[in-house]
C1' cells in the first nucleotide's frame, strides 16, 4: 500500500403570489435534485439506496409487531458548441418525482422518520 475482521461519526434538498368558505395542493410565477460508475463533473446513461408489493427465517400460543434474508415493481433528454474522449462540461429549450394525510388535487407543508440506508471518513486488530 492492499485484504478481512470489528468498531465510531456522518449520510436529502426546496415557496411566493393570485382566486376561493377553505388550497405552500388549483391558477401564475419560483425552487430543488442521495450513493457508486462511466476516456470529463449526470435528478434524465449504467448500477444502487430510498419508496411500494410478496415470499422465507427467528422471536411470540395467534394476530399485530419486530430482526434477518430473498424476489419483484420502480419517472424522467434533445438540439447545438468546445474536446482526443461528454445523454456528464458549456449555450439553448424540455422533462420528472413513494406512501399515508388535509376544510381543496402535494417533488416543496404534516406524518411513518430521533426510522432505515446505498455508501463516505476515521479507529483499532489480524494478514502481506
Nucleotide at each position: 500500500c492492499u485484504a478481512c475482521a470489528u468498531u465510531u461519526u456522518c449520510g436529502g434538498g426546496g415557496u411566493c403570489g393570485g382566486u376561493g368558505u377553505a388550497a405552500u395542493u388549483c391558477c401564475g410565477a419560483a425552487c430543488c435534485g442521495g450513493c457508486a460508475g462511466u476516456u470529463a463533473a449526470a435528478g434524465u446513461c449504467u448500477g444502487c439506496g430510498a419508496c411500494c408489493c410478496g415470499c422465507u427465517u427467528a422471536c411470540a400460543u395467534c394476530c399485530a409487531g419486530u430482526u434477518a434474508g430473498c424476489g419483484g415493481u420502480g419517472g424522467a433528454c434533445u438540439u447545438g458548441g468546445u474536446g482526443a474522449a461528454a445523454c456528464u462540461c458549456c449555450a439553448a429549450g424540455a422533462c420528472c418525482g413513494a406512501c399515508g394525510g388535509u376544510u381543496a388535487a402535494a417533488g416543496u407543508c404534516c406524518g411513518g422518520a430521533u426510522g432505515a440506508g446505498a455508501g463516505a471518513a476515521g479507529a483499532u486488530g489480524u494478514a502481506u